The part of an RNA shown here (large-subunit ribosomal RNA, domain V) has 611 nucleotides and comes from Gossypium barbadense. Taxonomically the source falls in Gossypium (Eukaryota, Tracheophyta, Mesangiospermae, malvids). Its mean pLDDT, the model's own confidence on a scale to 100, is 81. Its Rfam family is "Eukaryotic large subunit ribosomal RNA". On this family, see Yusupov et al., Science 2001: "Crystal structure of the ribosome at 5.5 A resolution". Rfam links the family to the GO terms ribosome and structural constituent of ribosome. The family has 88 seed sequences and 107,465 matches in Rfam 15.1.

[in-house]
Context: one part of a larger RNA
RNA sequence: UGGGGAAAGAAGACUCUGUUGAGCUUAACUCUAGCCCGAAUUUUUGAAAUAACUUGAGAGUUGUAGGAUAAGUGGGAGCUCUCAGAUGAAAGUGAAAUACCACUACUUUUAACGUUAUUUUACUUAUUCUGUGAAUCGGAGGUGGGGCACGGCCCCUCUUUUUGGAUCCAAGGUCGGCUUUGGCCGGCCGAUCCAAGUAGAAGACAUUGUCAGGUGGAGAGUUUGGCUGGGGUGGCACAUCUGUUAAAAGAUAAUGCAAGUGUCCUAAGAUGAGCUCAACGAGAAUAGAAAUCUUGUGUGGAACAAAAGGGUAGAAUUUCAUUUGAUUCUGAUUUCUAGUACAAAUACGAACCAUGAAAACGUGGCCUAUCGAUCCUUUAGACCUUUGAAAUUUGAAGCUAGAGGUGUCAGAAAAGUUACCACAAGGAUACCUGGCUUGUGGUAGCCAAGCGUUUAUAGCGAUGCUACUUUUUGAUCCUUCGAUGUCGGCUCUUCCAAUCACUGUAAAGCAGAAUUCACCAAGUGUUGGAUUGUUCACCCACCAAUAGGGAACGUGAGCUGGGUUUAGACUGUCGUGAGACAAGUUAGUUUUACCCUACCGAUGGCUGCCU
Numbered sequence: 001u002g003g004g005g006a007a008a009g010a011a012g013a014c015u016c017u018g019u020u021g022a023g024c025u026u027a028a029c030u031c032u033a034g035c036c037c038g039a040a041u042u043u044u045u046g047a048a049a050u051a052a053c054u055u056g057a058g059a060g061u062u063g064u065a066g067g068a069u070a071a072g073u074g075g076g077a078g079c080u081c082u083c084a085g086a087u088g089a090a091a092g093u094g095a096a097a098u099a100c101c102a103c104u105a106c107u108u109u110u111a112a113c114g115u116u117a118u119u120u121u122a123c124u125u126a127u128u129c130u131g132u133g134a135a136u137c138g139g140a141g142g143u144g145g146g147g148c149a150c151g152g153c154c155c156c157u158c159u160u161u162u163u164g165g166a167u168c169c170a171a172g173g174u175c176g177g178c179u180u181u182g183g184c185c186g187g188c189c190g191a192u193c194c195a196a197g198u199a200g201a202a203g204a205c206a207u208u209g210u211c212a213g214g215u216g217g218a219g220a221g222u223u224u225g226g227c228u229g230g231g232g233u234g235g236c237a238c239a240u241c242u243g244u245u246a247a248a249a250g251a252u253a254a255u256g257c258a259a260g261u262g263u264c265c266u267a268a269g270a271u272g273a274g275c276u277c278a279a280c281g282a283g284a285a286u287a288g289a290a291a292u293c294u295u296g297u298g299u300g301g302a303a304c305a306a307a308a309g310g311g312u313a314g315a316a317u318u319u320c321a322u323u324u325g326a327u328u329c330u331g332a333u334u335u336c337u338a339g340u341a342c343a344a345a346u347a348c349g350a351a352c353c354a355u356g357a358a359a360a361c362g363u364g365g366c367c368u369a370u371c372g373a374u375c376c377u378u379u380a381g382a383c384c385u386u387u388g389a390a391a392u393u394u395g396a397a398g399c400u401a402g403a404g405g406u407g408u409c410a411g412a413a414a415a416g417u418u419a420c421c422a423c424a425a426g427g428a429u430a431c432c433u434g435g436c437u438u439g440u441g442g443u444a445g446c447c448a449a450g451c452g453u454u455u456a457u458a459g460c461g462a463u464g465c466u467a468c469u470u471u472u473u474g475a476u477c478c479u480u481c482g483a484u485g486u487c488g489g490c491u492c493u494u495c496c497a498a499u500c501a502c503u504g505u506a507a508a509g510c511a512g513a514a515u516u517c518a519c520c521a522a523g524u525g526u527u528g529g530a531u532u533g534u535u536c537a538c539c540c541a542c543c544a545a546u547a548g549g550g551a552a553c554g555u556g557a558g559c560u561g562g563g564u565u566u567a568g569a570c571u572g573u574c575g576u577g578a579g580a581c582a583a584g585u586u587a588g589u590u591u592u593a594c595c596c597u598a599c600c601g602a603u604g605g606c607u608g609c610c611u
Stems, first nucleotide, its partner, number of pairs: 003597003007592002017424002020422002022418004028222005034215003038211002045122009054112008068098001071104005078087001080085001127202005138194003142158001144156005172189007225238001226236002239261002242258003262409001263305001264365002269323006277301001279297006303312002306370001308368003327351003332346004340410001353362001355360001376404006384398004434478001437474001439473001441469006450460002487562001488560003492554001493551004500525003504519002507516002527541003568586004572581003
């Protein structure tokens, strides 16, 4: 001196992960204080009004027809009466028939004792509030004054209130006791009596406690899935099905490719019988697409709920007929697999049935998808089991089979933000450099269709093809997360050749000048400014020329700190909000050399030799 020691400093603060936190937010989940509201209670005594209920008494109930004002039902041939007569029945009208005796509705009036509720208004003792050294409250009496409708009644007052001073268990009077006649002690009045409610305000409302409801980021706790060519956004590759990848048994991956599923069907299930579909030709007099009829060809080119694949022709399609086997009971097996469960499926057995003349076939859908644990609740089943002394009943609990559902599909009940942030770990994982690759970028070359007036190749060169490079950018995630200080500029040195200029040359569509192309070539040079943090870009000017690059995108223990990228703040947009923004703006600490090496250059020490 600061090139290197990917120097030191600090188990990276960026990023991801963790079933690790915290601060903050809210419309996350679950609670809480507080607030609001309701019920009964705390909570007693009266009066009035209104309403409802109960009990009693009275009045009533109009379609038309029927002498007419028929509430309804039952019994009923009589009832009232001395007779007379009237009214019923019968007849008639009508949906229903009346006298008389019962009962029941509905409307309305009134009364009574109660009960309940609501409202209003009182009381004070619960209760609440306030004050005081809890002392002057209520009533009566008395003194004094006044008024009047004067034999009586009513009202008011009874004294500290300008300033200053004094006073405080009283002077005085009276009575009693003791007595040493000096005095001492006590009662009453003076200072009225009674009630003993401390005074005032509020008051059955407040309030307190209990129970229920609402509200409640004010407070508390917690959560905020997974996969993932980093994470986020998107998606579901998280449970399943078809084809393909898949390499002709089976199996086989990727956020490979192309598509589907969370349904639908009393027939689109079961059986039997008959028939044949799509498409096309010809014809049904006449100009016209299809639908209709006849006939012919017709291996499926149709149809079978849906994705795709397979399968199927006297059928598995289609038409008709009859039906419920889409039923009851247990095991076994296959696929997926851990040879666990679920789900789906297969072949039998024991019943009871459908169809068919019968053989037969049928335990849902022609086959491959169409789905769900524990706990809890609920339904069904049996002369079922248990229920703590025995017995009956109810209730409860068991057993078997279903249903209510977990799609994150072998099944938690769960929102955000952090630039104020924290901890642990990771180069299992992003952002710089580097490495691999070179699509992209850049630079060359080959062939030669064309351009070049004529003429491919003076100079160029399409379409194709072959290389090189790592000064572009992708891709990847190999190295580094117990840190390699992260943009640009300044400074300084060196290197490359793909040469802008200066030196020497070949060629030209080189007359000269100027220029173009090419060769040997890196010796030397390649500037000053405006704008921008800029690299880059654009402009001005000079010049022989104002060519290009590398060195951990050279260079921060060399500088700078304008920009990015902490903490403060402003604007816009987004967000309910906390906050966010490859959107702008402003202010913002740049640490350390003493070790080794490298380089620079001054002075010494020791030993030997010479003079």